Model confidence (mean pLDDT): 79 of 100. Predicted 3D model of a 385-nucleotide RNA (Bacterial RNase P class A) from a soil metagenome. Its Rfam family is "Bacterial RNase P class A". By type it is a ribozyme. About the family: Ribonuclease P (RNase P) is a ubiquitous endoribonuclease, found in archaea, bacteria and eukarya as well as chloroplasts and mitochondria. The sequence is in RNAcentral, with records from MGnify.
RNA sequence: GAGUCGGCCGGGUGGCCGCGGAUCGGGCCGUCUUCGGACGGGACCGGUUCGAGGAACGUCCGGACUCCAUAGGGCACGGUGCUGGGUAACACCCAGUCGGGGCGACCCGCAGGACAGUGCAACAGAGAGCAGACCGCCGAUGGCGGCCGAUCCUCGGAUCGGUCGCACAGGUAAGGGUGAAACGGUGCGGUAAGAGCGCACCAGCACCCGGGGUGACCCGGGUGGCUCUGCAAACCCCACCGGGAGCAAGGCCGAACAGGGGGAGGACGGCCCGUCCGAUGACCCCCGGGUAGGCCGCACGAGCCGUCGGGCAAUUGACGGCCCAGAUGGAUGGUCACCGUUGGCGCUCCGGCGCCAUCACAGAAUCCGGCGUACAGGCCGGCUC
Repeated sequence: GAGUCGGCCGGGUGGCCGCGGAUCGGGCCGUCUUCGGACGGGACCGGUUCGAGGAACGUCCGGACUCCAUAGGGCACGGUGCUGGGUAACACCCAGUCGGGGCGACCCGCAGGACAGUGCAACAGAGAGCAGACCGCCGAUGGCGGCCGAUCCUCGGAUCGGUCGCACAGGUAAGGGUGAAACGGUGCGGUAAGAGCGCACCAGCACCCGGGGUGACCCGGGUGGCUCUGCAAACCCCACCGGGAGCAAGGCCGAACAGGGGGAGGACGGCCCGUCCGAUGACCCCCGGGUAGGCCGCACGAGCCGUCGGGCAAUUGACGGCCCAGAUGGAUGGUCACCGUUGGCGCUCCGGCGCCAUCACAGAAUCCGGCGUACAGGCCGGCUC
C1' cells in the first nucleotide's frame, strides 16, 4: 500500500419552555362522618423521578400467552433436509464434513434419494438416452469397370488369380463441427479405416478387507466388468416436524336513550294460626343482556451488568448487584450558548482565527429469540498478500 474478519459508537454538556408515565404535597369537587377526619375523582398547581433503537423497520421464520377445537391412530395438505452440538423453539447459532472460488487471510453453498416408478432435456446439431453417419477417414469383403497372367472352348467369350480405379452396397464414434451435456483420459498394440477390440497407467463406479472418527466422512489395500448423462427449486420416495385463529387474543365492570322480561307478595314454618317486612300502585318499582365508556391483560423478563467456573465455540452453572418507556388522535419535542464532526468562504504574522451551513437510517404499541433490509461519519482489534 492492497485486502479480509470481528467488536463498538452513531453527536456531547448546560439553561429556558413544552409533552407522556409513576409518585409525593397542596387546592378543587363528590360521598360518608363520631365534625377530628376517611374514601374516591381528575379537565388544576408545585416537587421528585423515568421516558425509543441498533435496527424500535419489514412482518419472513420460531416461541411465550389467550380463546376455540380435540379418545387413539391414519390419510390428505404444508414445512424442514450433510453430521454432531446449543436452545423454550426455529428455516437461527456454534463446531466440523463434503463441493466450489481466492496466491492467501478468508468467502459461498435449499448439500437426503436419479438401479422404486413416471416425466423433462429448449436452441443449435446428422444424432439427446441403452443415441447418431453431416463433413472427414476407409472401402479389407461384396458390386461395377480397365489392364496383366493361367486354364477351358463352339475362337465370340467363360472361370480363376493378381493389380489399379470408382465410392455403389457398406464399415467407422479416432478427427472436425453443434451443444450445458455427444456413453472416460494418455500412450502402445491392433485394423482397410477405426473402436476398451487388447494391454499399461490414471480418473471414476460397484463390492470386499484393514485402520481412524460419536458421526458426516477420511486414509490405505484388493477384486470386478471396462464406463454407467443431467434435472427431485418436476411429480415422486424416505426420515422428521406441524390442530386453528390471534392482544381488535381474551376477561371484568358498565351508563343515557330505545327495546325485552317481571311486578304483590316475601321471611319465620313440614302444615295451620300468628308475628314481622314491603307496596299504597303502572307518568311507578325490580331484573338481566348488549352498546358508549372504563379497567385488567400490560411491563420482573427464556431480563440487564459484573466476577468466577464448565465448554474450541454457540452457550451454560453459581454468586453479587440493578429496575430499564407504556401512549390509545397515540408522549419522547423546540430553542439558545459552548464543544465536537464534515464541507464551503474570508483573513493570516502560516501557528491558526472568524463566519455560514451540516450531522445518517429511522422511530415503540402484548412480549421474547432470530433472519432480512436501511444507515452520514467514526473508533478499536486479529489476520493475509